[in-house]
RNA sequence: GCUACCGUAGCUCAGUGGUAGAGCACAUCCUUGGUAAGGAUGAGGCCAUGGGUUCAAUCCCCAUCGGUAGCUCCA
Numbered sequence: 001g002c003u004a005c006c007g008u009a010g011c012u013c014a015g016u017g018g019u020a021g022a023g024c025a026c027a028u029c030c031u032u033g034g035u036a037a038g039g040a041u042g043a044g045g046c047c048a049u050g051g052g053u054u055c056a057a058u059c060c061c062c063a064u065c066g067g068u069a070g071c072u073c074c075a
Stems, first nucleotide, its partner, number of pairs: 001071007010024004018055001026042005048064005
């Protein structure tokens, strides 16, 4: 440099053209001898950035940025 895949909650990951979810973690409460285990409730997201298509985009298209893997070139 080329190709493919990926970027969504603090972490690990689902998800679908109609204003987004799980587990763990976190906060409060209940329970308990107990700061553990268990139960309930809650908070937490400009869905990487910019543009385009569309009545409507996290999803489709283009570019950019970053990550992973493979291939190639030079030394």